[in-house]
């Protein structure tokens, strides 16, 4: 001297859903506050199959643990633009499986 999985920074791409209604602040508003109804899922969060482990004397039965998501929930977040955004691609860096 090869440089895998993985991680970090940066760059690019990146969906969905009311610029909703009422009151109010304000010069005004696509801004703020309060109230109301309707929606979205791809920050985050929560739940979960098979499998595996295990308890109940045995077990065809009944539990417990572990266990994935872009699935489900919608707590949080979001519903013009901006910001954010799972994920994908690329450079660099960390790391060091394998050889």
């Nucleotide at each position: 001297a090869u440089g895998a999985u993985g991680g970090c920074c940066c760059a690019g791409g990146g969906a969905g859903a009311g610029a909703c209604c009422g009151u109010u602040c304000c010069a005004a508003g696509a801004g703020g506050a309060c109230g109301g109804c309707g929606c979205c899922g791809a920050a985050g969060g929560a739940g979960u199959a098979a499998g595996c482990c295990u308890g109940c004397g045995c077990a065809u039965g009944c539990g417990g643990g572990u266990g994935a998501a872009u699935c489900u929930c919608u707590c949080a977040g979001g519903c013009a633009a901006a910001a954010g955004g799972a994920c994908c691609u690329g450079u660099g860096c960390c790391g060091g499986a394998c050889g």
Molecule: Glycine riboswitch aptamer
Organism: Paenibacillus sp. NFR01